Predicted 3D model of a 1376-nucleotide RNA (small-subunit ribosomal RNA) from an uncultured bacterium.
RNAcentral holds the sequence, with entries from Greengenes.
Its mean pLDDT, the model's own confidence on a scale to 100, is 84.

[in-house]
RNA sequence: CCCUUAGAGUUUGAUCCUGGCUCAGGACGAACGCUGGCGGCGCGCCUAACACAUGCAAGUCGAACGAGCGAGAGAGAGCUUGCUUUCUCGAGCGAGUGGCGAACGGGUGAGUAACGCGUGAGGAACCUGCCUCAAAGAGGGGGACAACAGUUGGAAACGACUGCUAAUACCGCAUAAGCCCACAGGUCGGCAUCGACCAGAGGGAAAAGGAGCAAUCCGCUUUGAGAUGGCCUCGCGUCCGAUUAGCUAGUUGGUGAGGUAAUGGCCCACCAAGGCGACGAUCGGUAGCCGGACUGAGAGGUUGAACGGCCACAUUGGGACUGAGACACGGCCCAGACUCCUACGGGAGGCAGCAGUGGGGAAUAUUGCACAAUGGGCGAAAGCCUGAUGCAGCAACGCCGCGUGAGCGAUGAAGGCCUUCGGGUCGUAAAGCUCUGUCCUCAAGGAAGAUAAUGACGGUACUUGAGGAGGAAGCCCCGGCUAACUACGUGCCAGCAGCCGCGGUAAUACGUAGGGGGCUAGCGUUAUCCGGAAUUACUGGGCGUAAAGGGUGCGUAGGUGGUUUCUUAAGUCAGAGGUGAAAGGCUACGGCUCAACCGUAGUAAGCCUUUGAAACUGGGAAACUUGAGUGCAGGAGAGGAGAGUGGAAUUCCUAGUGUAGCGGUGAAAUGCGUAGAUAUUAGGAGGAACACCAGUUGCGAAGGCGGCUCUCUGGACUGUAACUGACACUGAGGCACGAAAGCGUGGGGAGCAAACAGGAUUAGAUACCCUGGUAGUCCACGCCGUAAACGAUGAUUACUAGGUGUGGGGGGACUGACCCCUUCCGUGCCGCAGCAAACGCAAUAAGUAAUCCACCUGGGGAGUACGACCGCAAGGUUGAAACACAAAGGAAUUGACGGGGGCCCGCACAAGCAGUGGAGUAUGUGGAUUAAUUCGAAGCAACGCGAAGAACCUUACCAGGUCUUGACAUCGUAUGCAUAGCUCAGAGAUGAGUGAAAUCUCUUCGGAGACAUAUAGACAGGUGGUGCAUGGUUGUCGUCAGCUCGUGUCGUGAGAUGUUGGGUUAAGUCCCGCAACGAGCGCAACCCUUACUGUUAGUUGCUACGCAAGAGCACUCUAGCAGGACUGCCGUUGACAAAACGGAGGAAGGUGGGGAUGACGUCAAAUCAUCAUGCCCCUUAUGACCUGGGCCUCACACGUACUACAAUGGCUGUUAACAGAGGGAUGCAAAGCCGCGAGGUGGAGCGAACCCCUAAAAGCAGUCUUAGUUCGGAUUGUAGGCUGCAACCCGCCUACAUGAAGUCGGAAUUGCUAGUAAUCGCAGAUCAGCAUGCUGCGGUGAAUACGUUCCCGGGCCUUGCACACACCGCCCGUCA
Repeated sequence: CCCUUAGAGUUUGAUCCUGGCUCAGGACGAACGCUGGCGGCGCGCCUAACACAUGCAAGUCGAACGAGCGAGAGAGAGCUUGCUUUCUCGAGCGAGUGGCGAACGGGUGAGUAACGCGUGAGGAACCUGCCUCAAAGAGGGGGACAACAGUUGGAAACGACUGCUAAUACCGCAUAAGCCCACAGGUCGGCAUCGACCAGAGGGAAAAGGAGCAAUCCGCUUUGAGAUGGCCUCGCGUCCGAUUAGCUAGUUGGUGAGGUAAUGGCCCACCAAGGCGACGAUCGGUAGCCGGACUGAGAGGUUGAACGGCCACAUUGGGACUGAGACACGGCCCAGACUCCUACGGGAGGCAGCAGUGGGGAAUAUUGCACAAUGGGCGAAAGCCUGAUGCAGCAACGCCGCGUGAGCGAUGAAGGCCUUCGGGUCGUAAAGCUCUGUCCUCAAGGAAGAUAAUGACGGUACUUGAGGAGGAAGCCCCGGCUAACUACGUGCCAGCAGCCGCGGUAAUACGUAGGGGGCUAGCGUUAUCCGGAAUUACUGGGCGUAAAGGGUGCGUAGGUGGUUUCUUAAGUCAGAGGUGAAAGGCUACGGCUCAACCGUAGUAAGCCUUUGAAACUGGGAAACUUGAGUGCAGGAGAGGAGAGUGGAAUUCCUAGUGUAGCGGUGAAAUGCGUAGAUAUUAGGAGGAACACCAGUUGCGAAGGCGGCUCUCUGGACUGUAACUGACACUGAGGCACGAAAGCGUGGGGAGCAAACAGGAUUAGAUACCCUGGUAGUCCACGCCGUAAACGAUGAUUACUAGGUGUGGGGGGACUGACCCCUUCCGUGCCGCAGCAAACGCAAUAAGUAAUCCACCUGGGGAGUACGACCGCAAGGUUGAAACACAAAGGAAUUGACGGGGGCCCGCACAAGCAGUGGAGUAUGUGGAUUAAUUCGAAGCAACGCGAAGAACCUUACCAGGUCUUGACAUCGUAUGCAUAGCUCAGAGAUGAGUGAAAUCUCUUCGGAGACAUAUAGACAGGUGGUGCAUGGUUGUCGUCAGCUCGUGUCGUGAGAUGUUGGGUUAAGUCCCGCAACGAGCGCAACCCUUACUGUUAGUUGCUACGCAAGAGCACUCUAGCAGGACUGCCGUUGACAAAACGGAGGAAGGUGGGGAUGACGUCAAAUCAUCAUGCCCCUUAUGACCUGGGCCUCACACGUACUACAAUGGCUGUUAACAGAGGGAUGCAAAGCCGCGAGGUGGAGCGAACCCCUAAAAGCAGUCUUAGUUCGGAUUGUAGGCUGCAACCCGCCUACAUGAAGUCGGAAUUGCUAGUAAUCGCAGAUCAGCAUGCUGCGGUGAAUACGUUCCCGGGCCUUGCACACACCGCCCGUCA
């Protein structure tokens, strides 16, 4: 000074927390997939420091030198006058000698954990070519070696010998202001060795010339100074591993030589024995370092491509030479590997320079142009060289910019997709019309970069003109996170997936299409880094239960530390100075049309120096007493060690008494006992442990410690304030202690008791239970070193409301005990603030602060493996990874569950009555069978259920025969041909023939409609599938008493409260209490029926009138209305309540009896075959019609019923009596007559309080007398009746005859609490006929309930939980 901090998904039924995983962002030298118009600026082998063909990348100077060649010029000679030759000059070229350069520039990152790098100092211990400044000089000589010539070796590379020669090449001599060396003197200075200066005498060391007519210029020598570049030393910083803890002999230091530009064990001789290391030496792994880059709010984390600085390297290793500078990328020598040449003797080479090749790899470019610019080397210069550099080429590799057109245009075209079929959408989008020209194409002009000349780029940038919408859009995604939805296909397949997850026939999640969203010449994916992640927490986390306190103490290093004064100035704070390269970043301004890009200016932490301040921390000095310790005086204690001693009990031994069992268990058995047990008495032996006291009492660091006595001994507490004077706290390593079990040696051994044996239990029982029993448990000594060693809570200090116990002391008050007040130390409970995810903690903190230590970083693998250390062993300590999961976990909530608890209810049990299960039959189901035995229902809650009635029909099934716009509906056209009836064929459907009467309704008279036939297609049709796509309806828990809501309150929240509690009830019924107050659906009531009465009305009912008629409505009855019952009254109990119990009255008494009525919900409960319906499927058939068959089968099994087994009965008689509720016109049918009977005939009466069905039956009387019967009636035969087109498969009934099983039913199991069970009959629906079923009705009419322990089901409260698909759960091990 300005900017700045985002979350989400996923553990659960839901919640909060902990915690991991994953995502959204940015970045990249990238690669891959699909796609691809242009330009600018950048950037491009991250892998094999792998190997390299070819070309180029370092030369230059003739003004240092001598040869050589030599255009050309001049002079001469010969003469053939245009040729030859000689001499002189000579630009230029130029091998060699010589000088400078080649140590720069360019490449790479192998090595290096280092003074290598960064930063800051030092060199009084140093060097520096070319360059600048200053001072002083260059006198006089000499001898060589290349080149060259000759000889010669070798295949070549390359040499050898002889001879000649120049220099700015080389060497002596002279000179010496400086300089160097060794002396002695002086003056200053400092930083230890020492440094600077002045003067003295002695010794030593220099030089080169070149160009020019000249001036002069370029060089040379010596010295000093500067600049530049280098070298050395030091402080600080610089990765991981301790499963690397000890390393080091030139090692550390000294003396003296040597070496270097220079210090130094750099090297050497001698001497000494040092040096480094938990502040991490040594060793192992990895790595060039930095400016910076990416990310991030920052602190940090990661990184070191390009650009810049430093370092290191140049095929690998070693070495020196030259030089100012190298131990030298394109120099030398040696050795190794590799490649090449060879005449086999020997030689040559080094792309990590620029291009390029092979190889490796997911992957990375041209064997380009130019020295025009910038820079470099040489040169006096011209100039030459320069793969540095400037440019161009290739690649969307990155960043930035531009374009692919603009306006108008609705019949909302065609087409696609969807559709509720109406339409919607792509969509003004297209077409069409009117324009524009960025990019593009063509043409013309044409730069800056250069200051006079010189331009590779380049006819480039740019400008102008013309042309024409022409040439230019893709990629990913669309379940949530995360912006964007539909259709079809597929059917846990194919596939998707970053996490959660999607796909098993209606997939917004797979594939395709349409539509949509996002970004855009790109878009996605993959790899990597940072972020989000406060998920390593310095900023900025934790450790009672989630991962995490060491088992405990003592104590070393270290860290931290009481009060006061003075001093110092290391930390700290402030000012100033140096440094902090440039580039980059930020800010401002400017230049390319903008931007990217570029330019100019400003801007910083750090380190160092210096000046100051002195509060705090540190150092020094002095003092203090409150921390700590000592002394003195006390009392308490299962503190420790050793020695001794005591009683009770168990066992064993001896003896006595005594006799048949003992012991043990859920029950038993093994075991012991007649050889005398158990029991009991007495005596003895031996070992171990110490009842009562005993207490959330005491002591101890923890582990732990318990009879009593003695000895030795540790610690704590209280009081006092005499002494010391911060001596303190914590404590990595270290040392010590450390339950039980275990180990070693030696004792001991009563009881108990691993292992083991036997007996039980059990499917098994290597267990639980029982009988025995060895190690061990005990003692001594020595190991081990671990525990849920727990308060799952480290130690120390200070502070922060209270209340109430208890142990040990002190003080006060009181006459004193008790009591009371107060204080210190311990030990408990409750509780406020605060904390906490919650539970909870709460002065004994899990509160508020401080110091130190230990430990944690998802679950599993695993406290495992390897290594090391310890141990006699067992084992302990330390302590990973691969792999694979998306969770694992804590606390709390609601449910469900429990062979958890409490309370309560129900024909739930119990008490009873009657049954079922056994028989026969009926009926349903399973199974089997079949052409078919249509389908559904399946524990309760399927099974006399759908079905309130299958001979045909029904009928859905099977066989055969038929139909195809259809048996049924709507629409178009045509016609009124037809149709009814009759005849024939056929099993029939159907087909053929014939064919009457002749149409019906309305009318505005046009026609419309109905019906029928023919024909075309839209369509019909389906009891085909899915009840797990659905509606509706129903069952069930359960007529159980529950299920919820609003507001308030509590809780972070899920949720709780209300609805819990005390009573009471059939009831969440009511009362009381209560942070709840109210309300809703349920309960109850209102409704129907029944029981009583009154009143009104009365015909078909009733009858007081002797009968009938009539009359009447008192009674019975019918059906309207009303009353009545409400714990209303009395008493007792209860809490002054609700209510309960008893009583009175009453027809009825505590919801009087019965019915209807079924809360929120559960069971993917049942039904697509009542009906409706989405989707799928069939369409000359899975549709429709017909005949016949089947649903009725039958070794078997189950359910539900009927009839029985008999005397409470059968049969016969009496017809002697008494109901209720229903039904009746295609009907119920009386009387009478016929038949043994079913029934027939008959037809009165009745649409019904009138007539009929209609006889009610159990009852009563007689008989039978306990038998397979006078029980029982199945089965079968014969003969009949009825219904019906039709009784064979396959109806019901009657008569006669036949006369089966069965003598009360195993295990098991059902219903019922009063007008109930049981028993008895009657009626109705369905229906032509068919009832042991179903639904109703009345008659007769019981027994029992002590009670809630148990079985089943349910309700409420509470508790546990690892369950939530909810115990039919979850889950462990083995095997496949």